[in-house]
Context: one part of a larger RNA
């Protein structure tokens, strides 16, 4: 490299936007570049390969054919594919109406709960655990009553299969900016489209920088246990942090371990969002999600099965034995921690 493959055996980029590029709907015309077919020229010899000959024979050699699968010219055809030029609506996209929504940003508010403090009541224990201790408490703890602050998070609703979002994620109530999607119309544009290296935005936690902020929880670290020992797991404290503005990092079992897009293939049965028939209660019929069982079919199996891992087509990413190695070197990015590319010796 070719072929083969990427749910679990190696492998789908964490997700998007878009360049270059690759690929691209239906008709007519026309071109004649790709294409196809027929000629001419050329493709040196020598090797290959077929046969024939001649060294006894084979290697060798020598003759004739075939072959050189290409290359340039000419006429010819015009299905495909490419150009041009014109139309078309069914792909895409718009316009009008309607619907859902923890989809995002920012402001303001709410209540329950924990702590803390103040004060009233009371008095001797509380806590904690397998059992205790470390704590905490007569300088009045724990319980209870009213006041008070503070800071996080947002119970029921809520859904076992619920909804939005490319993905990470999003769950209190208003109020204001705002992304996208779903149906019905089939009214307009008229193919404007798929996909996408590069490139660029996003991107959970944990961790950085600088400034607040600090209830509870709690890496580290301190102490009580257990135990041969216990640098743990239980218990008692607790710092970073976790929360908030500005950055920054750029990594996840970032998973559905399943890359995007278009078509096609048997059904059954939940549920969400509309549309439409209805005998208005059930019920059916169709779109757009969201589960579950199951034909054919694929698959080593396990399992997948209109939400494909089935049957085609594009396009982009990866993969080619374990270890060594998500490693060294070098580059590049960061403030760092470290990321991102990515060997090789030598081993089984």
């Nucleotide at each position: 490299u070719u072929g083969g493959g990427u749910g679990u055996a190696a492998a789908g980029g964490g997700c998007a936007a878009g360049u270059a590029g690759g690929c691209g709907g239906u008709c007519u015309g026309u071109u004649a570049a790709g294409u196809g077919a027929g000629g001419g020229g050329u493709g040196a010899a020598a090797u290959c390969u077929a046969c024939c000959g001649g060294c006894u024979c084979a290697a060798u050699c020598g003759g004739u054919a075939a072959a050189c699968u290409g290359c340039c010219u000419u006429u010819c055809a015009a299905a495909c594919u490419g150009g041009c030029a014109g139309a078309c609506u069914u792909g895409a996209g718009g316009u009008a109406g309607g619907a859902a929504g923890a989809g995002g940003g920012a402001a303001a508010u709410g209540g329950a709960a924990u702590u803390c403090c103040c004060g009233g009541u009371g008095u001797a224990a509380g806590g904690g655990u397998g059992a205790a201790a470390u704590c905490u408490g007569u300088a009045g703890a724990u319980a209870u009553c009213g006041g008070g602050a503070a800071g996080a998070a947002c119970a029921c609703c809520g859904g076992c299969g619920g909804g939005c979002g490319a993905a990470g994620g999003c769950g209190a109530u208003u109020u204001c900016c705002u992304g996208g999607u779903c149906c019905u119309a089939u009214c307009c544009u008229g193919a404007c489209g798929c996909u996408a290296a590069a490139u660029u935005g996003c991107g959970a936690a944990a961790g950085c920088u600088a400034g607040g902020g600090g209830a509870g929880c709690g890496a580290a670290c301190a102490g009580a246990a257990u135990u041969a020992g216990a640098u743990a797991c239980u218990c008692u404290g607790g710092u970073a942090g976790u929360c908030c503005u500005a950055g920054c990092c750029g990594u996840a079992a970032a998973c559905g371990a399943u890359g995007a897009g278009c078509a096609c293939u048997a059904g059954g049965u939940g549920u969400u969002g509309g549309g439409c028939c209805u005998u208005c209660a059930c019920g059916g019929c169709u779109c757009a999600g969201u589960g579950c069982c199951g034909c054919a079919g694929c698959u080593a199996a396990c399992g997948c099965a209109u939400u494909a891992a089935g049957u085609g087509c594009u396009c982009c990413a990866c993969c080619u034995g374990g270890g060594g190695a998500c490693u060294a070197c070098g580059g590049u990015c960061g403030c760092a921690a470290g990321g991102c590319u990515a060997a090789a010796a030598c081993u089984c």